[in-house]
Molecule: Guanidine-I riboswitch aptamer
Organism: Bacillus benzoevorans
RNA sequence: UCAAAUGUUUUCUAGGGUUCCGCAAAUGUUUUUGGUCUGGUCCGAGAGAAAACUCACAGUACCAUUUGCUGUGCCACGGAGGGAUAAAAGCCCGGGAGAA
Repeated sequence: UCAAAUGUUUUCUAGGGUUCCGCAAAUGUUUUUGGUCUGGUCCGAGAGAAAACUCACAGUACCAUUUGCUGUGCCACGGAGGGAUAAAAGCCCGGGAGAA
């Protein structure tokens, strides 16, 4: 300096707050306040987990093409700042800047 599957989706977890519910308080009781409330709904990981699909390579079945089946796919320190949503975040910018 260059390249790459360092793929996509879903479910969940660590984590996150406060629209709604619950909870607590107040009194204006069809209301208000509180996340400095354990929680349910909710958001949620590139560097967390699992699954499905897909891709690459190897093997294998088939006369061949096509297709099917099996296996493998190892790494990953990281701000500040900004953005969305009700709000926040290991969300998004971003496997970014930078470091090594």